[in-house]
The RNA shown here (Fluoride riboswitch aptamer (crcB RNA motif)) has 64 nucleotides and comes from a Gammaproteobacteria bacterium. It was read from a public genome assembly, where an Rfam model found it.
RNA sequence: AUCACAACCGGUGAUGGAGUCCACCGCGAACCGUCCCGUCGGGACUGAUGACCCCUGCUCUACC
Numbered sequence: 001a002u003c004a005c006a007a008c009c010g011g012u013g014a015u016g017g018a019g020u021c022c023a024c025c026g027c028g029a030a031c032c033g034u035c036c037c038g039u040c041g042g043g044a045c046u047g048a049u050g051a052c053c054c055c056u057g058c059u060c061u062a063c064c
Stems, first nucleotide, its partner, number of pairs: 009026005016055002019052003033045005
């Protein structure tokens, strides 16, 4: 110096916040949704979660 493993720590998991759990990554990284077309441009679509649950926002229906 390089590589591997472990621990600590930090970061990330397509739109906000909190808790728990899980997964991934170590700044050269994890991550940055799907479909179609005449393809770098255009069109259509799902979801505020990685998962559970709560809050907030949005949408639909019913009641007062």

Model confidence (mean pLDDT): 76 of 100. NCBI's taxonomy places the organism under Bacteria, Pseudomonadati, Pseudomonadota, Gammaproteobacteria.